SAM riboswitch aptamer (S box leader) from Streptacidiphilus jiangxiensis, 143 nucleotides, folded computationally.
Its Rfam family is "SAM riboswitch aptamer (S box leader)". Rfam links the family to the GO term regulation of gene expression.
RNAcentral holds the sequence, with entries from Rfam and Ribocentre.
Lineage of the source: Bacteria > Bacillati > Actinomycetota > Streptomycetaceae > Streptacidiphilus.
C1' cells in the first nucleotide's frame, strides 16, 4: 500500500514509575482513582515463521537383476514392489523472529435464512439463532 493467503467462540499477569483515560471508528454495552493509556522489569500463553521425527498421501526422477499383475505365440512392453527427492497431512519441540496475556475481533451496523412476539396472510417493527459479507487485528509473503 483499497495487494495476496491463512487465522480470529481456546489460552496466558504481577511489580515499579506515572496519573485519566481506555476497549480501532460510529451506536451500544463495559473497564478505569480498589489506578486507564503509556514506559520499564520480571513472568506467562500460543505455535504464524522456525526445528525434529515415525507413519500416511502424493508429484517428479532413477533403476528395471529379480518377484508379482496385465498384454503378447515368443522376443518383449506397461504397471507395481525398490532407491532418491520437491510438497502436503498427522505427531512432537520452543532456542530464535513476530504476536498476544478483561469481556468471541466485547456486541452490533450490510445481505440471506429458521423461529418467537406485535390478535391475523403479505408487508413492517422488535427479539433469538444460523450462514455469508464489510471493517479491523496478527502472521507469512508481494509490490
Nucleotide at each position: 500500500c483499497g495487494c495476496u493467503c491463512a487465522u480470529c467462540c481456546a489460552g496466558a499477569g504481577g511489580g515499579a514509575c506515572u496519573g485519566a483515560g481506555g476497549g480501532a471508528a460510529c451506536g451500544g454495552c463495559c473497564c478505569g482513582u480498589u489506578g486507564a493509556a503509556g514506559u520499564c522489569c520480571c513472568g506467562g500463553c500460543a505455535a504464524c515463521c522456525c526445528c525434529c521425527c515415525u507413519g500416511c498421501c502424493a508429484a517428479g526422477c532413477g533403476g528395471u537383476u529379480c518377484g508379482c499383475g496385465u498384454c503378447g505365440a515368443a522376443c518383449g512392453a506397461c504397471g507395481u514392489g525398490c532407491g532418491c527427492c520437491c510438497g502436503g497431512c498427522c505427531g512432537g519441540g520452543a532456542a530464535g523472529g513476530u504476536g498476544c496475556c478483561a469481556a468471541u475481533u466485547c456486541c452490533g451496523g450490510c445481505c440471506c435464512g429458521u423461529g418467537g412476539c406485535g390478535a391475523a396472510a403479505c408487508g413492517c417493527g422488535c427479539c433469538c439463532c444460523g450462514g455469508g459479507g464489510a471493517a479491523g487485528a496478527u502472521g507469512a509473503g508481494g509490490a